[in-house]
SAM riboswitch aptamer (S box leader) from Corallococcus sp., 85 nucleotides, folded computationally. Of the family's consensus pairs, 95% are formed in the model. The prediction has a mean pLDDT of 80. Lineage of the source: Bacteria > Pseudomonadati > Myxococcia > Myxococcales > Corallococcus.

RNA sequence: CUACCAUAAAGAGUGCGCUAGGGACAGCCCCUUUGAUCGCACGGCAACCUGCUUUUGCAAGGUGCCAAAGGCUGAACGAUGGGAA
Numbered sequence: 001c002u003a004c005c006a007u008a009a010a011g012a013g014u015g016c017g018c019u020a021g022g023g024a025c026a027g028c029c030c031c032u033u034u035g036a037u038c039g040c041a042c043g044g045c046a047a048c049c050u051g052c053u054u055u056u057g058c059a060a061g062g063u064g065c066c067a068a069a070g071g072c073u074g075a076a077c078g079a080u081g082g083g084a085a
Stems, first nucleotide, its partner, number of pairs: 004082004013042005021031003025074004043066003048062002050059003070077001
């Protein structure tokens, strides 16, 4: 890296910087110059891996996540975590 497995209606945001679109695609709907998206800082949520422990508990080292169900529907696909041969 790939096959494969799991998750996705719960939960968690402020500040600063840049500037124009953004929410993957189509339709709808929504967010956005009262500054979105993105980046950075700090904060937080959760518990996949991990550690302790053997009870399904505690911790939070590695990830992940913090508008709306992956926004909804559609057809397909992707994201994140784990991960052989």